[in-house]
RNA sequence: AGAGUUGGUGGCUAGGGUUCCGGCCUGUUUCAGGCGCUGGUCCGAGAGCUGCCCCCCGAAGGGAGAAAUCCUUCGGACGCACGGCGGGACAAAAGCCCGGGAGAC
Numbered sequence: 001a002g003a004g005u006u007g008g009u010g011g012c013u014a015g016g017g018u019u020c021c022g023g024c025c026u027g028u029u030u031c032a033g034g035c036g037c038u039g040g041u042c043c044g045a046g047a048g049c050u051g052c053c054c055c056c057c058g059a060a061g062g063g064a065g066a067a068a069u070c071c072u073u074c075g076g077a078c079g080c081a082c083g084g085c086g087g088g089a090c091a092a093a094a095g096c097c098c099g100g101g102a103g104a105c
Stems, first nucleotide, its partner, number of pairs: 004105001007053006015043002020040002022037001023035005056076007080100001082103001086098003
């Protein structure tokens, strides 16, 4: 100095807090204040699970004829991944985002 196999998206989970709902506490109790509190809503993984699409390979059929190319359907394949501190967003926090980053090997 370089390489280490890295497309998109939906649902969910581990995890996360507190706008809203619920719960608990206090008070002067149709209300106000406080407490994240087993919860519901909510946020949520590159290195978690799973579906679909793209890309790739093959077969069959079709436009259009020998091929190339294009379209449709079906089948297959889609493999690796240790990792901070700090900062940022939303009400807030986080395996969210910066970030498959810095660094390590």